[in-house]
Molecule: SAM riboswitch aptamer (S box leader)
Organism: Garicola koreensis
RNA sequence: GUCCUAUCCCGAGCGGCCGAGAGAACUGGCUCAGCGACGCCGCAGCAACCCGGAUGCAGCCGGGUGCUACCGCCAGGAUCGAUGGGAG
Numbered sequence: 001g002u003c004c005u006a007u008c009c010c011g012a013g014c015g016g017c018c019g020a021g022a023g024a025a026c027u028g029g030c031u032c033a034g035c036g037a038c039g040c041c042g043c044a045g046c047a048a049c050c051c052g053g054a055u056g057c058a059g060c061c062g063g064g065u066g067c068u069a070c071c072g073c074c075a076g077g078a079u080c081g082a083u084g085g086g087a088g
Base pairs, nucleotide, nucleotide: 002087003086004085005084006083007082008081013043014042015041016040017039021032022031023030026076027075028074029073044068045067046066048065049064050063051062052061053060072080
């Protein structure tokens, strides 16, 4: 990277570095952003899926990913994007 499947309503931030755009791509909007966004690192947090333990069932503990502005920001078209799990 391909196929299948589930979810995308809710939930969860501080510090350091960087220095101009960012919100998946296109278009039109609308928000955020030198009062430092976005990204990276550290710590913390949230709790969707998977594994193990325990348990009558939920709840719980540990682990693997993931996530922590705005309905996937809204709309259009595309059936597109993201995440988890399983195949091969």